[in-house]
Predicted 3D model of a 105-nucleotide RNA (Glycine riboswitch aptamer) from an Alphaproteobacteria bacterium.
RNA sequence: AUGCACGCCCGCAGGAGAGGCUGAGCCGUCCAACUCGAUUGGGCGCUCGGCGCCGAAGGAGCAACCGCCCCGGAAACUCUCAGGCAAAAGGACUGUGGGGGUAAG
Numbered sequence: 001a002u003g004c005a006c007g008c009c010c011g012c013a014g015g016a017g018a019g020g021c022u023g024a025g026c027c028g029u030c031c032a033a034c035u036c037g038a039u040u041g042g043g044c045g046c047u048c049g050g051c052g053c054c055g056a057a058g059g060a061g062c063a064a065c066c067g068c069c070c071c072g073g074a075a076a077c078u079c080u081c082a083g084g085c086a087a088a089a090g091g092a093c094u095g096u097g098g099g100g101g102u103a104a105g
Stems, first nucleotide, its partner, number of pairs: 002105001006100001008099007019051001021050006028044006034037001052085003058081001059079003065073002
């Protein structure tokens, strides 16, 4: 100098499941009605709950297997703490471009 690996960094493309459920509140916002009021009703938003559900951020458990002296690693399985259940966002993971990095030679 060239360069495997890589729980590495930055892009691009793809990327599943399950509620547009429900109660209360706000003195939030929009609409409607009238008796024109600190009125009533409805939509939306936000906050706090309830019930139902999903697994592919993260987390936990079992363990085939790898390794095998101790030790260590380990699933898309299981749980559902966390997260999520229209769209958007997020998203394990897959492919790809660039960068970093480097074993042996």